[in-house]
This record gives sequence, C1' cells and structure tokens, in this order.
RNA sequence: GGAGUCGGCCGGGCGGCCGCUGCGGCUGCGGGGCAGUUGCUCGCAAGCACAGAGGAAAGUCCGGGCACCCAGGGCAGGAUGGUUCCUAACGGGAACCGGCCGCGAGGCCAGGGACAGUGCCACAGAAAUCAAACCGCCUACGGUCGCGGAGCGCGCAAGCGAGUCGCGGCCCGGCAAGGGUGAAACGGCGAGGUAAGAGCUCACCGCUCCCGUGGUGACACGGGGGGCACGGUAAACCCCAUCCGGUGCAAGGCCAAUGUGGCGAGGACGGCCCGUCCGAUACGCCUAAGGUAGCUGCACGAGGCCCGCGGCGACGCGGGUCCCAGAGAAAUGGCCGCCACCCCGAAGUUUGGGGUACAGAACCCGGCUUACAGGCCGACUCCCCGC
RNA sequence: GUCCUUGUAGUUCAACGGAUAGAACUGCCCCGUCCUAAGGGGUCAAUGCUGGUUCAAUUCCGGCCAAGGACACCA
Repeated sequence: GGAGUCGGCCGGGCGGCCGCUGCGGCUGCGGGGCAGUUGCUCGCAAGCACAGAGGAAAGUCCGGGCACCCAGGGCAGGAUGGUUCCUAACGGGAACCGGCCGCGAGGCCAGGGACAGUGCCACAGAAAUCAAACCGCCUACGGUCGCGGAGCGCGCAAGCGAGUCGCGGCCCGGCAAGGGUGAAACGGCGAGGUAAGAGCUCACCGCUCCCGUGGUGACACGGGGGGCACGGUAAACCCCAUCCGGUGCAAGGCCAAUGUGGCGAGGACGGCCCGUCCGAUACGCCUAAGGUAGCUGCACGAGGCCCGCGGCGACGCGGGUCCCAGAGAAAUGGCCGCCACCCCGAAGUUUGGGGUACAGAACCCGGCUUACAGGCCGACUCCCCGC
Repeated sequence: GUCCUUGUAGUUCAACGGAUAGAACUGCCCCGUCCUAAGGGGUCAAUGCUGGUUCAAUUCCGGCCAAGGACACCA
C1' cells in the first nucleotide's frame, strides 16, 4: 500500500421567525357543589419552565408482564433438540464439543434416535435389505463337439475300435474382486493367497466393545480385543428428553342513552373426558330495527446512564444519579440564511444547478427477521514492497 | 394494533415427494361450408419471488411480496 474478517456507533449540523402536543405551577375570566369570608373541582385565554418518535418505531415471527375465564387433573395437540451456563422467559444470547467451508482471521449447521416399530428409495440397473448375475474372470471334477500329436489292438490294404496328451468352443460348476447403471450396490487402500476370486489372511484406516487419563459435560487422547458388518431417509409417520391452559388493550373496569323478538336443559374463553360452580320468574345462547358519548386502563419500568467488584463471556452484585412522548383520527411542522457530504457543467481556486438513505410510537418490555444513500472507530488475518 | 385465509396457463379448476405438471373455456392453424355457426383434429401457454431439507419439491420447512376477510358496548 492492497484485499478481507469480526465488533461498536452516527445517520445531516447551527442560527432566526412563526406554528403544534403533553405534564406542572403562576395570572385572569366563567360555571358547579359544599360552605359566612375562604378552600375543592371543571372549562377557556395569555404568558413561563421542562419535555416531545426508531435502530429498526416495520413484519406480527417467538417469549413474557398485565387483564379476564372455575383454572384443578388427564388425553389429544403443539413447540424445541450437541453440552454447560445466562435470562422473568424464549424457538434468544455466551462459551465450548462435533461436522463442513475457507491459506487464514473466521463463517455455516432444524446437531437426540434407523438395534422400539411402520413406511419410502421413482427411472436406470442383474440387483435397492438379506437378495442377486448384464458385460466379464476361472473352469479343477464331470459331460459333449471339433482339431492335432505320439503310440496300441484288428486288418493284405482301404479302414475300424478302445484309450491317452495338448488346444479350442459349449454345458454343468465357481466368483462378486474388475467394468457398466445409479444419489447410493452389503467397508476403503496396499500386500499375500487362490483355478479365478472374496476380510480368506495380515498391516494401516473405518465400525464396535472394554479399560485408563483429562474435562462439570458434550467429548478428546492413549492402550487392548473383536464378528470384520448393523445401506440411506425422521424439515417421512414415529420413539426419547424438555417445555406449553385459553383469549387478548378492539383485554378489562366505570358510566350515559335506547330497547323488541326467539331458542332451550343446558351453560361456564380451542377439541374431548373427569371434577367443581351457576341454573327453570330462568343461568346461558342467537338476532332484526335501534341507541351510542365519555372517563379509565395509559406509562416509575425485568427502566436509562456512570463507577467499582466477580466472571473467558453472555451477564450478575453493590453504590451514585436521572425521569426521558402519551396522542385519541391522531402532536415535533413551515419559511429563511450559513455550513457539511455526494453528483454534473463551466472556470482556474471560484461559481451555478440538483440531491442527501430506510423510514413515524399507540398497553409495555426481551429477542428474531426484513429495509437502509453516505460515513466513523477499534481489534485481527492474508498478500506485495521497502528498511 | 391483533387474528385468519389464499396465490398453478389469458380465465375457472385438478394433481398422495417420483414420468415431459393435467383438463375445460378463450386464442392460433387445418378440415368442413357459397360464407358463417355447429362439429372434428392439432397447437401455444403456468406452480407469486427467494433460500433450505431430500437422490428428487406444486407438495415439506423458513424469509419476502401481493390479495381478501374478521375483531367495541347495550346482550
């Protein structure tokens, strides 16, 4: 200097004028109730002080707090899946183990079980779970056919007969090592052995069992033995371990206004069973027309920031400090000037034009996922050059 | 703010993880007819997008996009 990996952060700034919303107190006006003056409460106006959207506020994918249902037990159903820890909890996070990718820093993994059982493995191929031979290799024993050689018996000869050796083809037989097919073919490579082969034998891997050492553990290392075999697939059904009641702020609570009709022994917030409670003036359920406003829930929190200690870390403990949006058809906007960054043109050191991402709380938190112009900081890795 | 459903030719629907994704209507071509219609034959055309599991995905599992529906009280 270049190329990368991981983590954290910002995401326009400053000034002026006008305009919004909330909480709080002061001043003024008006109303209501109690009450003799005075105090309480509501509304309005002007001014003051303070505060006023996000890292994702998004998607609504998870977990909760909180609220209601009788909230008890079970079945069914659903979710997660290496180990140990963190957390209120989680399908989240941290560290580690194993596997894969990368030269590396690092990254990815829905990572328990196929010997509990049941399925599936299409097409191709001989054959896809206890079988099997398409091409091929061998062919000892036995059979058959052909060719050839040396001899034997009979025969005057031509020839006939019986055996033997070699070669070749075929049958019977042996093989699953080689080749082909396929995602995958019943361990891999090397040597020996064999008619040819095969874990048939041996060494090294692989698999499995036992022991020792280290570790909280998943596991790692070392040693010894073994039938040398128990294909794959569980984001297939399933088995194992752990966890889960449901519905959700349009939950609930208070209160204003209007008001008919029907069902029925059932009803009580996913389905089923048990249990418990309510219940025949009906509990409960359904519904036409209609009536509808308001208040609350509504922000002090598993809260933010700083310091110290413990821990590899996620995080925990202790101390100090701060209050940091609560709208209700929905508030932070409009204008001007300067500056910053990016792009384009001219010019020669100035000037003109345009642009500045993703995007706005709605009961509240902890996560996940998705979107994002332009930047800043730190640590680490690799390559090149120079000293 | 929350809870559900759906996405396959131009349109309406099928398809159990295994073949070149199947029909009907429409379109185009041919036959037929004096010309049409009816009829007959042939043909074009697709899994919303993107990752993953698996030998193999319309189908199974995630993420994104789009469309549609429901949710207050008097009860």
Predicted 3D model of RNase P RNA and transfer RNA as a complex of 462 nucleotides.
It holds a member of the Rfam family "Bacterial RNase P class A".